SAM riboswitch aptamer (S box leader) from a bacterium, 134 nucleotides, folded computationally. The coordinates come from a structure-prediction model, not an experiment, and the mean pLDDT is 77.
RNA sequence: GAUUUAUAAAGAAGAGGGGAGAGACAGGCUCUAAGAUCCUCUGGCAACCAACUUUAAGUGCUGAUAGAAAUAUCAGUAUUGGAAAACCGGUGCCAAUUCCUGAUUUCGACAAUAGUGUCGGAAGAAUAUAAAUG
Numbered sequence: 001g002a003u004u005u006a007u008a009a010a011g012a013a014g015a016g017g018g019g020a021g022a023g024a025c026a027g028g029c030u031c032u033a034a035g036a037u038c039c040u041c042u043g044g045c046a047a048c049c050a051a052c053u054u055u056a057a058g059u060g061c062u063g064a065u066a067g068a069a070a071u072a073u074c075a076g077u078a079u080u081g082g083a084a085a086a087c088c089g090g091u092g093c094c095a096a097u098u099c100c101u102g103a104u105u106u107c108g109a110c111a112a113u114a115g116u117g118u119c120g121g122a123a124g125a126a127u128a129u130a131a132a133u134g
Stems, first nucleotide, its partner, number of pairs: 002133007013042005021031003025102004043094003048090002053084003057080010098126001104123008
């Protein structure tokens, strides 16, 4: 780099370095010599992965009890899975909703009616991150 799935309106900044553009791309808009973007350190946010604790529920198995049986109840155990707390570890993130819009499809309103245009919504595309696969 590719594919799949999930998430992206919440949240969280100081110091040092460095010295010009940066915010993925295009347009807009914004940030930036009162030093941005970026790098390092420290701190923090979050909870994707891993680990751990508690716990509703479903399913399987085993045992006990009741029963003629079907079955019911209870207990144990395995697994799936929702939620909560916490988080030493692997990532991520800490201007602006992914800063806003963005191929394409579709719905509604309005205008025009011949193709259409404007506005709004949904899907979707693109991008980012995580996990998995190869």